Order: sequence, then structure tokens, then C1' cells
RNA sequence: UCCCGUUCUCAGGGCGGGGUGCAAUUCCCCACCGGCGGUGAUAGCCCGCGAGCGCCUUCCUUUGGGAAGGGUCAGCAGAUCCGGUGAAAUUCCGGGGCCGACGGUAUAGUCCGGAUGGAAGAGAACCGUG
Repeated sequence: UCCCGUUCUCAGGGCGGGGUGCAAUUCCCCACCGGCGGUGAUAGCCCGCGAGCGCCUUCCUUUGGGAAGGGUCAGCAGAUCCGGUGAAAUUCCGGGGCCGACGGUAUAGUCCGGAUGGAAGAGAACCGUG
């Protein structure tokens, strides 16, 4: 120094104004936000990952469903173009566009909830082997 291992720490942002209405941070107009790794050069929309739902397994059940576990699992699962510079950019600059789990509630990317949770991953310390 590399590899393997253990422990610890950290690890998501955003509704401000107006309108309608009994009621909307949910509808309409204007606004606001952008996790992690990779990629010839900095990425919400290039490639992949993550949480959630679903699915599968086991158990319980008042047959409505509930609890625990799995992540190699069908699927939901997302969204970008034009011009410029350059050796190189769907990543920069200019312009236009688009996307955003589940449950609750007047229909929610932004409120509340599961979540004082989990986690992609980032970092630190330490032991041992080679």
C1' cells in the first nucleotide's frame, strides 16, 4: 500500500402569492425542489443503485385483513431536446421542455403518516491474514 473482516459516525430538498369553493399548501394561474455511485468534463430526466408499493415465503386471523422475513423476484418505475464552446459535455453556458412511491385528506414531488425506521453509499478507527 492492496485485499478481507469488525465496530462506529454521517447519509433528501421543496407551496411563497393569487383564484374558485362550505372545505384545497391537494384543483386552476404564477412559484419552488433535485439522494447515491459511475460516465473522456460538473447529470433529477445517459448507465446503474436506493427507500416505498407489489410479489414470494412462514405464521396468525373475526376471511376484511394482520405480523415477521426475503431482495437472486414478474411488475409499478419516472422524465431531454435544440444551439454554443471544447480534444472530450443528453453533465458546462444559453434557450425550450419533462418527471417525481404508498396511506390520509377536496384530487398532494412540496402537508401529515409509517419514519426517533430503513438505505444506496460516504468517512473514520481498529484487529488479524496474505

Predicted 3D model of a 130-nucleotide RNA (FMN riboswitch aptamer (RFN element)) from Paracoccus alkanivorans. Model confidence (mean pLDDT): 78 of 100. It matches the Rfam family "FMN riboswitch aptamer (RFN element)". Rfam links the family to the GO term FMN binding. Rfam's curators write: The RFN element is a highly conserved domain that is found frequently in the 5'-untranslated regions of prokaryotic mRNAs that encode for flavin mononucleotide (FMN) biosynthesis and transport proteins.